Context: one part of a larger RNA
RNA sequence: CUAAGGUUAGGGAAAUCGGCAAGUUGGUGACGUAAGUUUUCGAGAAGUCAUGUCUGCGUAUGGGAUAUGCAGAUAUCAUUGACAAGGGGACAACGACUGUUUAUCAAAGACACAACUCACUGCAAAGCGGAAACGCUUAGAAUAGUGGGUGACGCCUGCUCACCGCCAAUACGUGAACACCCGUUUCAAAGGGAAUAAGCGCUGGCAAAGAGCGGGAGUAACUCUGACUCUCUUGAGGUAGCAUAGUAGCCGUCACUUAAUAGGUGAAUUGCAUGAAGGGCGUAACGAUUGUCCCACUGUCCCAACCUUGGAUCCG
Numbered sequence: 001c002u003a004a005g006g007u008u009a010g011g012g013a014a015a016u017c018g019g020c021a022a023g024u025u026g027g028u029g030a031c032g033u034a035a036g037u038u039u040u041c042g043a044g045a046a047g048u049c050a051u052g053u054c055u056g057c058g059u060a061u062g063g064g065a066u067a068u069g070c071a072g073a074u075a076u077c078a079u080u081g082a083c084a085a086g087g088g089g090a091c092a093a094c095g096a097c098u099g100u101u102u103a104u105c106a107a108a109g110a111c112a113c114a115a116c117u118c119a120c121u122g123c124a125a126a127g128c129g130g131a132a133a134c135g136c137u138u139a140g141a142a143u144a145g146u147g148g149g150u151g152a153c154g155c156c157u158g159c160u161c162a163c164c165g166c167c168a169a170u171a172c173g174u175g176a177a178c179a180c181c182c183g184u185u186u187c188a189a190a191g192g193g194a195a196u197a198a199g200c201g202c203u204g205g206c207a208a209a210g211a212g213c214g215g216g217a218g219u220a221a222c223u224c225u226g227a228c229u230c231u232c233u234u235g236a237g238g239u240a241g242c243a244u245a246g247u248a249g250c251c252g253u254c255a256c257u258u259a260a261u262a263g264g265u266g267a268a269u270u271g272c273a274u275g276a277a278g279g280g281c282g283u284a285a286c287g288a289u290u291g292u293c294c295c296a297c298u299g300u301c302c303c304a305a306c307c308u309u310g311g312a313u314c315c316g
Stems, first nucleotide, its partner, number of pairs: 001311008010302002014300001019297001027051005036041001038152001052074009075079001087295007094287002099111002115150007127136003153282004158213003163210001165206004172201003180193003214232005241274001242271001253267005
C1' cells in the first nucleotide's frame, strides 16, 4: 500500500448524484395502536413495560412432560447477556394485487393477470399443422371455441362515417374471356352485336375498427374579462376530467417545506403539441420500483487514529 474484519472522544448526513456502505431495531409475553379503507386490512402500525438465577407453594392433566400463576431471596453495567433475530414514520408518481422477464450489464413503470369489450364460428364450424391420409382445438358444442384491444375495483367512456377499412342492400349504371347471335356466293377467319359474375359506382350502417376532433371580429356605466352577438369554415370542431404533467426545451407564478432549494408537495392555469378501452380521472392493499421529507442511528463526513488476519513491498 492492498483485501477482509473490529473499536473510536465530541458532533451527527455537515460526506455524497443519492444515507451508497455501515450502523440502529431485533426473540417472547403483557399493555397499547392513527389516518385511510374495497370493512378484509392498515398492524408486528407507532409507542411503553417485562425478561436471569435460587427457594417455597399452587392451577391445568389419571400420572408424567409441558404451560401458567403467587410469595420471597439474590448477582451483574448489561438476563432473547453468546449464536440467531424487522429500523420506523409522512407525502407523492407508476403499476391494482400474487406472478413472469432480457441464462451471461436492465426485475422495471415492461409482460401476464382476473375483469370489460369487439369480431368470427351452428359443428364435416371458425382457427391451426400437413403434399396427402389425417391430426390439434375436442371424450368440446355459443354459459363453447378462436382471434384483436383495454387491464382489479369506483365514477365514467363525449362529438365525427368526409378519408381508410369492414358489413349489408342494390330496381339501376359500369363490367373480361369462353359460350350465344350476325358475319357481304359457300366454308373459315377478321370484324360487329347482345348478355353476364365478382368488383366498382349508387344507398345505408359500423369508431371499445384505422383515424380525426377550427379561425377572425365586436360586446357589461372605472379598468379588466367576455355570459352575449356577428362572421368565415368543417365530416365533426376536444365534452367530462386532469393539467408546467414521466407530456420538446427552459430555474413559469403563488403558497408550504429550508438559514439557504434549479428539489418535493399543494394551488391557479388557453395545454408549442392533455384528454376519454392507442382508455380519462380517482383508489384501500401490495412493490428488492421511483422522487422528497422527518425521527432514531451511526467513521458517510468534520479528521483521522489504533487493533486483528492474509497478500504485495522493503530489510536480512
Molecule: large-subunit ribosomal RNA, domain IV
Organism: Candidatus Micrarchaeota archaeon